[in-house]
RNA sequence: AGAGUUUGAUCCUGGCUCAGGAUGAGCGCUAGCGGCAGGCCUAACACAUGCAAGCCGAGGGGUAAGGCCCUUUCGGGGGUACACGACCGGCGGACGGGUGAGUAACGCGUAUGCAACCUGCCCUUUACCGGGGGAUAGCCCAGAGAAAUUUGGAUUAAUACCCUAUAUCCCUUUUGCCGGCAUCGGCAGGAGGCAAAAAUUUUAAUGGUAAAGGAUGGGCAUGCGUGCCAUUAGCUAGUUGGUAGGGUAACGGCUUACCAAGGCCACGAUGGCUAUGGGGUCUAAAAGGAUGGUCCCACACACUGGUACUGAGACACGGACCAGACUCCUACGGGAGGCAGCAGUGAGGAAUAUUGGUCAAUGGGUGAGAGCCUGAACCAGCCAUGCCGCGUGCAGGAUGACUGCCCUACGGGUUGUAAACUGCUUUUGUACGGGAAGAACAUGCCCCACUUGUGGGGCCCUGACGGUACCGUACGAAUAAGCAUCGGCUAACUCCGUGCCAGCAGCCGCGGUAAUACGGAGGAUGCGAGCGUUAUCCGGAUUUAUUAGGUUUAAAGGGUGCGUAGGCGGGCGCUUAAGUCAGUGGUGAAAUCCCGGGGCUCAACUCCGGAACUGCCAUUGAUACUGGGCACCUUGAGUACAGUUGAGGUGGGCGGAAUGUGUCAUGUAGCGGUGAAAUGCAUAGAUAUGACACAGAACACCGAUUGCGUAGGCAGCUCACUAAACUGUCACUGACGCUGAUGCACGAAAGCGUGGGGAGCGAACAGGAUUAGAUACCCUGGUAGUCCACGCUGUAAACGAUGAUCACUGGCUGUGUGCGAUACACCGUACGUGGCUGAGCGAAAGCAUUAAGUGAUCCACCUGGGGAGUACGUCGGCAACGAUGAAACUCAAAGGAAUUGACGGGGGCCCGCACAAGCGGAGGAACAUGUGGUUUAAUUCGAUGAUACGCGAGGAACCUUACCUGGGCUUAAAUGGUGGACGGCCGGGGCAGAAACGCCCCUUCCCUUCGGGGCGUCCUCCAAGGUGCUGCAUGGCUGUCGUCAGCUCGUGCCGUGAGGUGUCGGGUUAAGUCCCAUAACGAGCGCAACCCCUAUUGUUAGUUGCCAGCAGGUAAAGCUGGGGACUCUAACGAGACUGCCACCGUAAGGUGUGAGGAAGGUGGGGAUGACGUCAAGUCAGCACGGCCCUUAUGUCCAGGGCUACACACGUGUUACAAUGGCCGGCACAGAGGGCAGCUACCUGGUGACAGGGUGCAAAUCUCGAAAGCCGGUCACAGUUCGGAUCGGAGUCUGCAACUCGACUCCGUGAAGUUGGAUUCGCUAGUAAUCGCGUAUCAGCAACGACGCGGUGAAUACGUUCCCGGGCCUUGUACACACCGCCCGUCAAGCCAUGGGAGCCGGGGGUACCUGAAGUCCGUAACCGCAAGGAUCGGCCUAGGGUAAAACUGGUGACUGGGGCUAAGUCGGAACAAGGUA
Repeated sequence: AGAGUUUGAUCCUGGCUCAGGAUGAGCGCUAGCGGCAGGCCUAACACAUGCAAGCCGAGGGGUAAGGCCCUUUCGGGGGUACACGACCGGCGGACGGGUGAGUAACGCGUAUGCAACCUGCCCUUUACCGGGGGAUAGCCCAGAGAAAUUUGGAUUAAUACCCUAUAUCCCUUUUGCCGGCAUCGGCAGGAGGCAAAAAUUUUAAUGGUAAAGGAUGGGCAUGCGUGCCAUUAGCUAGUUGGUAGGGUAACGGCUUACCAAGGCCACGAUGGCUAUGGGGUCUAAAAGGAUGGUCCCACACACUGGUACUGAGACACGGACCAGACUCCUACGGGAGGCAGCAGUGAGGAAUAUUGGUCAAUGGGUGAGAGCCUGAACCAGCCAUGCCGCGUGCAGGAUGACUGCCCUACGGGUUGUAAACUGCUUUUGUACGGGAAGAACAUGCCCCACUUGUGGGGCCCUGACGGUACCGUACGAAUAAGCAUCGGCUAACUCCGUGCCAGCAGCCGCGGUAAUACGGAGGAUGCGAGCGUUAUCCGGAUUUAUUAGGUUUAAAGGGUGCGUAGGCGGGCGCUUAAGUCAGUGGUGAAAUCCCGGGGCUCAACUCCGGAACUGCCAUUGAUACUGGGCACCUUGAGUACAGUUGAGGUGGGCGGAAUGUGUCAUGUAGCGGUGAAAUGCAUAGAUAUGACACAGAACACCGAUUGCGUAGGCAGCUCACUAAACUGUCACUGACGCUGAUGCACGAAAGCGUGGGGAGCGAACAGGAUUAGAUACCCUGGUAGUCCACGCUGUAAACGAUGAUCACUGGCUGUGUGCGAUACACCGUACGUGGCUGAGCGAAAGCAUUAAGUGAUCCACCUGGGGAGUACGUCGGCAACGAUGAAACUCAAAGGAAUUGACGGGGGCCCGCACAAGCGGAGGAACAUGUGGUUUAAUUCGAUGAUACGCGAGGAACCUUACCUGGGCUUAAAUGGUGGACGGCCGGGGCAGAAACGCCCCUUCCCUUCGGGGCGUCCUCCAAGGUGCUGCAUGGCUGUCGUCAGCUCGUGCCGUGAGGUGUCGGGUUAAGUCCCAUAACGAGCGCAACCCCUAUUGUUAGUUGCCAGCAGGUAAAGCUGGGGACUCUAACGAGACUGCCACCGUAAGGUGUGAGGAAGGUGGGGAUGACGUCAAGUCAGCACGGCCCUUAUGUCCAGGGCUACACACGUGUUACAAUGGCCGGCACAGAGGGCAGCUACCUGGUGACAGGGUGCAAAUCUCGAAAGCCGGUCACAGUUCGGAUCGGAGUCUGCAACUCGACUCCGUGAAGUUGGAUUCGCUAGUAAUCGCGUAUCAGCAACGACGCGGUGAAUACGUUCCCGGGCCUUGUACACACCGCCCGUCAAGCCAUGGGAGCCGGGGGUACCUGAAGUCCGUAACCGCAAGGAUCGGCCUAGGGUAAAACUGGUGACUGGGGCUAAGUCGGAACAAGGUA
C1' cells in the first nucleotide's frame, strides 16, 4: 500500500465482498510448563447457610461466663487495679465494599464565583471549666404472649438530662475610620437582649465549653461542552418577575399571600426513544469513528414507592416508620425478612470461578495502650479467557533403505537427513538435599539526652502465602504437537470416489463421467500450545468528503420571481481591541500513552524521573487582516434628462379568408371514405356550382437559424392604459450591494365549481373495417372538453435535463437593436442572439467570453438497485390529487460514455437462374428406390431444415452381416515370440448331425557337415478380441456459408483504454482487380496467373491409324506394294496482350455490328475452397484417450431377417399419345471394356439362349448406337396410346433362385386423357431430347451413380419485389448476438409489510373521590416543678379507586399491493422507424 466482482472487451460512476488490528467473549478440534492479568455482558430475577461493624471498664451502675486467690455443707459463697455478657453513655455504623435500574440533567467534564454557606475527628491561638436538681435503663418483684416482644411496681448511677452564674460570640440600635462589582464588607467603641461546660484519675496527662484561624470534606450558583427523532412546533399558572411573611447551614417561587403579565422556542422549546458521565480503551497517517468491562474520580441506587428521625455529616445497602408485591414462621390471635457485600444456590443464558487461608503486610474503626474487629486488603483454588516467556531435543548419517503416494511405469519422482544407526546435551520432568526476600514497627528490656514523658540508639518478639520462589546432586531423549488451509483474491497439487446427486461457499462462484473448488488419500503451505470459526467495533471506505466528494448525460439545480432572518460584501483616514497573534500566571488529579533509566534470569508486568495531556481561565502586549464606532470618496448600485426597440401585459373596437349551418337557385345519381372496403349521406334531390344570411373559433402570406418576457409563455389590424430593456449625457444620491432557509406572488396542458358559448376539432361512447382475437392503430359519427367571465388546482422531458451574482482568460464568422465616425471604402463601441475552432476541463460524448475553463459569495440538492415517490402521520385541496416522506424484505449488481460485432418489417451502392422473361419438369397415376411410421424373434447401425431421405451402399438369395433364433468353442478365427513334444502334418475314407463340431480308420515330411536346421501340428506361457459407449475427450477426412471477396500482420500515427488507421473516400473491376487521393508505409493468406482438357495452326514422328497421287487386286472393302500430302494419333511450340484504331476518361478502365483473327476482352470447361462459422457429420472406413465385456458385448455354424405394409414424404422411371405408336428399309458417334473375358462366323430355337468355331491380352480382334431419313399403316378412341398386375411355359447365373434374381415367349391389359395450393432446374453447344459405355458384379432387383457422344432451342425490358451475399452508414436495452432481449395480468409456493369490525396489554399526563406514615401549623381541660408529653384538628403526599381522551405495542376474520421462486397460462407493451417513433 491494495485486491475481487457489472462488459464480448473498455473507461468511468457506484455498491457489495476480502486481506489488518481489537475483545470481559462464545463454539469446534487439540493441549507440556510457568509468570502477569482477567472472569454473570443475560433476570436491578428470587435467595437456603455462614461470614462481611464494631470498639471503649482509663465515662457509669454493675457481675451473666471464664482465669486467679480464699472458703465450702461440694449445691455453692466471697474477693480480685484479671476480665467482662447484657444495660446506660461515648465514638464509629454517612467510610470501606457492591451495582448501573433510574437520569438527556448543572447529572458529568472543564473553568469560575459564594460580600449567600456548613464542616465531627486533626493543627494553631485566646478565654473558661462555678452552683444546683430531678429522673431513667440495668438489677429485683409480679404479669401477658406460641413467638417476636411487652406491661406494671419498687430502687439506682454517670462524660445521660435539666435549672442557674459568668462570657468574648450572636441579634437590635448607634458613632468614627477604611474598603468594595450592586445588595454591602472590615476595624474600633456605646446601649439593650439571648445562650456554656464533665469529668477520669491524681507530681501530670487525656477529656470538656466558647471564639478566631488553618487544613480536610461538603453545599449552592454560573459560562462553555456533553445522544437520536421536526412524520414531536409551539410550551408554561408557582408559570416569569415584584412586595411581604415563612423556611434553610446558605441564596433562591424553596414555600404562602397579594400585585403585574410575563418566561422559553427554528442558535430547536415541549414531547418521544435511547443512555450513568469522565480519566481512559480499541482503531486510524492524521482528522475522526466506535466504546466506557477491569483500575481511578464523580453521580445515582440498595425488594418497589413515600416519609422523616438521629447526627458534624443520611433522608442512611447489612437503622426507623408507613403502603405495596413476594417469601417464611404460627398455637390463626399475630409476627419475621430484604446478598446490586464475600463465598454459595436456583433460574435465565452461547457464556463467566471456591460456601478456601490470614490479619504477616497495606489501610480503616475504636481504645491511653496491649489489643479487638475488618469477605477492605493480602494470598491460595478453578478456567489456554488474554498477554508474555520456555520446552517437546542437537550434531552426524545416502545402497537417497522399506512402506505409502504419483508417473511418460523393465524405470523414475516424492515422503527424505526424515528414519534406522552413532555421538552429544539435560531446559523441562522424576528423586533427594539445601532454602529465601517480603519485617518496618508497636509493646517489652537496656543505654543516652533533657522540658519526667517525650526524643534518639541497641536487643528480643512477629510470615497467611510456604518448605513456595530459588540453588545443588543423580537419572535418562528420556515426560510433551496440534489446528486450519491448498480455484482466484491468498502462501500451498496430484490421484481416487461421486456425477447439478451428495455437498462446498467471505465475494466471484464450483458439482450434469476425465472436479487442483464436493468426500477420502498422499504431498504441500500457514500458524503453533494453540489453531479455526461465530459475534461485535474501527480500518481499508476520499463510500457523509473540516483536512477531503459531487450535481449536462452516471444519484443529484428548487418551474420562476420578489423578499424576511441569516451568510458574504467597494475605496481612503482616524479610533477601539471583540475575533486574531505573542508573552506570562493558574489549572488541566493519579493511573494510562510516549521518552530515559531501575527491579523480577528475559519478556509480559512493575517502580522512578521526564515529557505530554494539542483544553479552559486570567493577565499584559501587538494591530496587518476581519468586526464595532466616526468622518469622507465614487468606480458597485440607483436616480434624472434625451432617444430607440419589440408577437411584453391588460381591456375595448374593427377586418378578411376558410369551415359549418340556413334559405333560394342551377343540376342529376351518386357522394364520401380507404391499402381495399363498409358504416354514413343521397331521388323527401345529396355531392358539385351560384347568391344571400348567420355562427363560433383561429389569424395564411410576411415568418427567419428573428424579436420580447423572470419563468410559464406571447403572432390579423387598431385605440387606451401599463411594464421593461438598451443607448447617449456623466447632472444627482453616496455602498444604498449580492445571495436568500421559512414566507408571499406568478405558474403550460389536463382537471374541478358557477354562469355563458359551442363553427371546427374531439377523450368517453356507438357503428364499420382489420385481425386468431382487436375493448387499438384506419374509417363514419359523436358527448365532455377545447372558447369567454369569475374562482380553484399547482403539476410537466416546467429542459440548455446546465441555480443566482461578480471578476478574469485566444481567435474566426453570421445576425438583431442602438451610438460614434464618415469618402459610398475600411472600421470602432454597447447590449442581445447563433455557428466553428484553441488553451484548459471532462469517464467520454463534448463544453469552450452565452464555459461544463480559472477564482469568489450565497442558496438548493445527491450518497447502490428494487421495495417507492409507496405506506403511515401531518399540511393543503370541493374533489381529482399535491407537498412532506420511511421501514421490513430482497439483489450483486443497477447505471453513464464510448468500442467491436450481430441484427433491423433503417438508409445508400453492388452481385447471384435471386426475381422477372422463357423452356422443360415435380406436386395427380402406376411402378422402382430411399426415409418416417407401424409391425416383428429380428425387421442391424448411422445420416434428419437449407447442408438427411436412388445418402454411407460403385450392386443384402448363402457370404456380405454388424440383427434374431438355435447349436458349439474358451489362448480362442489370425499373426509373432519363449520352452517342450511330435511328424499325428498334408492327403484320403467312414459314422451321427442342419452344419460347425465330435468320434473313428488308412497314410509316417524335407535338408544335413549327423551336432542340428527348416516346415508344419499339438501342449504351455506371453502378447488377444469387441461394428460395445462417448464425434460433447480427439486425429484425419467431409458438408455448408462460398469460388463469396474477403481475413490478417509488422512498423508508424491517433485514442486514458477497448480499439482505430492501413482495409475509409472518388472512380473502376468478375474480384481488397487496378488507379487517384490519403498518417500511413509495406507485407502475408485469399482473387488472378502458373496446371489439365477443349477450340486454330506449325514442327517432329507414321503403326495397329490414314489413302490424295502411282501400281496391283476383289463381288465389295487401304485388301496389297507403297506414300506422309490429308484425317488422326501424341509430344513440343505458336497464338489473345484491350496489343492496334476511333471516341470518352487525369489514370485505372470503358464503349464500338471497328480492323485483323480459328478464337476478343477471365474464349469454353475442370482441378484449385482464405481467417473462420454451424460443440455440423463420421469412434461403422481408418487411427486414437477414457469407460465397459472376458466360458462373453469375443468367436464358429445352420436357418431366418435387413426385401414386412393400413399409411405419409423425398428422389426417379414409364406414360397419358398423331411433333405420336407400330412395321419395313437406309445412315452417322464418342468414350470405354475384354482371357474363369469380349466373341466374328456357322447351325438350332419365335426368343432369352444353346451347340460348334475363329480372332484378340487388342488404334490390329471384338462389344456396338438411338433419335434421324425414306416408305407404309393407325385417325383421337382408354385406342394398334399406356404398360402395371396376374396366369402359363421357358432361358441363364449360381452349392442353392421358396421366403428373395434377372431375362425370354404366349396370354391378361389396371390406373392414367397433362395433374390444387405450392414448388424445382436451366442463360448456349446450355435447356430439352436420343441412345452408348463403365465401375461394383457368379447373377441381379441399374429406372440409380459416373462418364460419352448425336440432334439441338427460347428468353433476359430490367433490379420495384422474394431469397442469399458483399461494402459504407445509422439505431440498439442484442453479445448464447432477433430462433435475441423483454413487459404485464392470471395460476402455484414461500416471505416480510399496509388497512381492518374488534380484542389484549404498556408507559405518561389530566379531572374527581379517598388517603397511611410523617414534617409543619394550631391545641384550654389529661400527665409533668419544669423541659416537655399525650390528645384532637388542619395542610400536603405515597398508594388505592372512578372517568374521559391522547400516545404506543401485540394480535385479528377479511383485504391491498410488494418481493422471491430451471423449464405453467394468455397476449406481445418496450429495445431496430420494434413494425401506430
Predicted 3D model of a 1477-nucleotide RNA (small-subunit ribosomal RNA) from a metagenome.
The coordinates come from a structure-prediction model, not an experiment, and the mean pLDDT is 84.
Its Rfam family is "Bacterial small subunit ribosomal RNA".
RNAcentral holds the sequence, with entries from SILVA.